The RNA shown here (transfer RNA) has 74 nucleotides and comes from an uncultured Desulfovibrionaceae bacterium.
It was read from a public genome assembly.
The coordinates come from a structure-prediction model, not an experiment, and the mean pLDDT is 83.
[in-house]
Parts: sequence; structure tokens; C1' cells
RNA sequence: AGGGGUGUAACUCUAACGGCUAGAGUGCCGGUCUCCAAAACCGGAAGUUGUGGGUUCGAAUCCCUCUACCCCUG
Repeated sequence: AGGGGUGUAACUCUAACGGCUAGAGUGCCGGUCUCCAAAACCGGAAGUUGUGGGUUCGAAUCCCUCUACCCCUG
């Protein structure tokens, strides 16, 4: 330098071909239970879907730019 892949909640992931409010587990907060704690159960908060644009009535999803990391080629 060229090519490919990944980036979504604090963490690990899901979300066929664009369609209602982006969900789950763990963790976190509150509660029930307990002498206390753990476990179990109930409830809750937490996401500008890596950045910036474009297409579309509508984008995590399609297109372009940039960026971080990983792999391949030279």
C1' cells in the first nucleotide's frame, strides 16, 4: 500500500430479506425472604446501535467517508 472481518446497555450476546417501543443473560439499584448473608423470587434504571453524511415514508440492517482492533497479501 491492497484485500477481508469485527465494533449494539458496565460485560457477553441476540435482533431472517429495512417496518410498530432494539431485547436476553450476567452485573448494578430497590424489595420479599433470613438472626445476618448467600441462594431463590419480584420490580427498576441503564443504548445518540464506533464517527460523520447519503438513500428511503421508514435504517442496527442498504450506500459512502472516517476511526479503533483483528486477519491475509505485498
It matches the Rfam family "tRNA".